Source information
This is a predicted structure of a 445-nucleotide RNA (Bacterial RNase P class A) from a Pirellulales bacterium. The prediction has a mean pLDDT of 75.

[in-house]
RNA sequence: GGAGUGGACUGGGCGAUCGCCGGCUGCAUGGCCGCCUUCGCCGUUUCGGCGGCGACUGGCGGAACCCUGCGGCGGGAGGAAAGUCCGGGCUCCACGGGACGCGGUGAUGGGUAACGCCCACCGGCCGCGAGGCUAGGGAAAGUGCAACAGAAAGUAGACCGCCUUGCCGGACGUUGGUCCGGCGAGGUAAGGGUGAAACGGUGAGGUAAGAGCUCACCAGCAGGCCGGGCGACCGGCUUGGCUCGGCAAACCCCACUGGGAGCAAGGCCAAACAGGGAGCAGUGAAAUCGCGCGGGUGGUUUCGAUCAUCCGGCGUUUCCGCGGGCUGGUCCGGCCCGUUAUCGACUUCCGGGUAGGCCGCUGGAGGACCCGAGUAAUCGGUUCCCUAGAGAAAUGAUCGCCCCCCGCAAGGGGACAGAACCCGGCUUACACGUCCACUCCGAGU
Numbered sequence: 001g002g003a004g005u006g007g008a009c010u011g012g013g014c015g016a017u018c019g020c021c022g023g024c025u026g027c028a029u030g031g032c033c034g035c036c037u038u039c040g041c042c043g044u045u046u047c048g049g050c051g052g053c054g055a056c057u058g059g060c061g062g063a064a065c066c067c068u069g070c071g072g073c074g075g076g077a078g079g080a081a082a083g084u085c086c087g088g089g090c091u092c093c094a095c096g097g098g099a100c101g102c103g104g105u106g107a108u109g110g111g112u113a114a115c116g117c118c119c120a121c122c123g124g125c126c127g128c129g130a131g132g133c134u135a136g137g138g139a140a141a142g143u144g145c146a147a148c149a150g151a152a153a154g155u156a157g158a159c160c161g162c163c164u165u166g167c168c169g170g171a172c173g174u175u176g177g178u179c180c181g182g183c184g185a186g187g188u189a190a191g192g193g194u195g196a197a198a199c200g201g202u203g204a205g206g207u208a209a210g211a212g213c214u215c216a217c218c219a220g221c222a223g224g225c226c227g228g229g230c231g232a233c234c235g236g237c238u239u240g241g242c243u244c245g246g247c248a249a250a251c252c253c254c255a256c257u258g259g260g261a262g263c264a265a266g267g268c269c270a271a272a273c274a275g276g277g278a279g280c281a282g283u284g285a286a287a288u289c290g291c292g293c294g295g296g297u298g299g300u301u302u303c304g305a306u307c308a309u310c311c312g313g314c315g316u317u318u319c320c321g322c323g324g325g326c327u328g329g330u331c332c333g334g335c336c337c338g339u340u341a342u343c344g345a346c347u348u349c350c351g352g353g354u355a356g357g358c359c360g361c362u363g364g365a366g367g368a369c370c371c372g373a374g375u376a377a378u379c380g381g382u383u384c385c386c387u388a389g390a391g392a393a394a395u396g397a398u399c400g401c402c403c404c405c406c407g408c409a410a411g412g413g414g415a416c417a418g419a420a421c422c423c424g425g426c427u428u429a430c431a432c433g434u435c436c437a438c439u440c441c442g443a444g445u
Base pairs, nucleotide, nucleotide: 001441002440003439004438005437006436007435008434009433012402013401014400015399016398017397018396020076021075023073024072025071026070027069028068030066031065032062033061034060035059036058038055039054040053041052042051043050044049078416082427083426085425086424087423088422089421090262091261092260093259095333097332098331099330100329102258103257104256105255106254108120109119110118111117122136123134124133125132126131137253138252142251143250144247145246159192160191161188162187163186164185165184166183167182168181169180170179171178172177200218201217202216203215204214205213219243220242221240222239223238224237225236226235227234228233266359267358268357269356276350277349278348282320284319285318286317290316291315292314293313294311295310296309297308298307299306300305321339322338323337324336325335326334366385367384368383370381371380372379373378403414404413405412406411
């Protein structure tokens, strides 16, 4: 000097003049409240008046609250606000209990409220390297897929071959036999071909020819032992001829995990309409040492009643059964309501009305500096800080100067892009620019 890798920051600045939204605060008017004045009604009165309610005018005062006006102080879009992909907080469905279905994750250890996220580290792949990616449990539980080519794509297979042998024909030959061609039988998978991939590799022996058939070394796999590590895993020694592939980001199996919806969740107030309609279920049981009413018998009686005893006759109470509902997946449990009668609910469904106002709505798993622990993610502690809550959508407009980039100048450009309940992540988009650490190449000293 060039080319890269990983990380952090920034996202135009200043001034002036007008204009928005919300917070705190000062003053004033009004609403409102209290007192007085005037009048009416009711009650009371010792006839002086008093108390309560209501109405209007005028005056005085003002705690709290509200509107309006005029001021003061300080605040007002993002690193992704985007995608709606994950995880939660929060709200509602009584419960969030059990099972199924349907999903999600998938090496190990740690972090976190939690996660599919983050950190460290292991295995595998890529890169000269700094580093990057990760499809990371199971293929002898089962099913399935691999086009075409090839004989054959998983305990497969014989196209060209190699070896042995039978028959036929031909040539050579003294015998034995050798060679070529054709049609068969048997053996073989070492060589060649096809393919992305062909049932371990190299070498030697052995064989009719071959083959882990045998042996040596190597690779893989399985077992045993030792060492390191929390662990995934790594390294070493040894036994075994065991070598029967790939895909599960194919269905599936295994381990862990998930109730469902979502701020258009959900509350409160006001107004309006039609609580309008539909719908179902025992003439079960028990109890008077649960209560109330009523009745029968006996005694007392002042004839009101009272004492004792009996009766499920009625209501209520308890239990069982049945019916309706409770999830924005199904079932079970459980919960709510109704169930003998001109009755009939919870809330389900059908139908009707309203779509107005307020809350939810911003102080948080919040932020900043420093110290400590940790390789790190992160955690703990002290101190300090408050940083949008709009409601059809607020932070804008104009001017001047400066900054960055292109250009000789004039001039042009300054990215991606706007909260909507909030937070932790991931993914995607992004112009100019700044900083830190590291790797490789070249040159010089």

The RNAcentral record of the sequence draws on ENA. The gene name in the source record is rnpB. Rfam family: Bacterial RNase P class A. Its family is annotated with tRNA processing, ribonuclease P activity and dimeric ribonuclease P complex in the Gene Ontology.